[in-house]
């Protein structure tokens, strides 16, 4: 001085609940709050789960299935970037 395997430091996010808006639901976005996380930053691409407004079947009707264009990144996988660098 480089490199980046482990620690560490400075920081970072921010589950459940609660409160307001929104949404057909699942959920989402502001606050407050922190279980917890070395990518719990970003992508919905592959898979899973979730909901089913609509659309379709069954049904004499309530109602039932089914079906994603919706939803999840803190469900795993993929991809793209980010911070530390002591021994």
């Nucleotide at each position: 001085u480089g490199c980046u395997a482990u620690a560490u430091u400075u920081a970072g996010c921010a589950a459940a609940c609660c409160u307001a808006u929104u949404g057909a639901a699942a959920g989402a976005u502001a606050g407050g709050g922190a279980c917890g996380c070395a990518a719990a930053g970003c992508c919905a691409u592959g898979g899973g789960u979730c909901u089913a407004c609509g659309g379709u079947u069954c049904c004499g009707a309530a109602g039932a299935g089914c079906u994603g264009u919706g939803a999840u990144u803190g469900c795993c996988g993929g991809g793209c970037u980010g911070c530390c660098g002591a021994u």
A computed fold for an 87-nucleotide RNA from a Clostridia bacterium, annotated as c-di-GMP-I riboswitch aptamer. Its mean pLDDT, the model's own confidence on a scale to 100, is 83. Of the family's consensus pairs, 95% are formed in the model.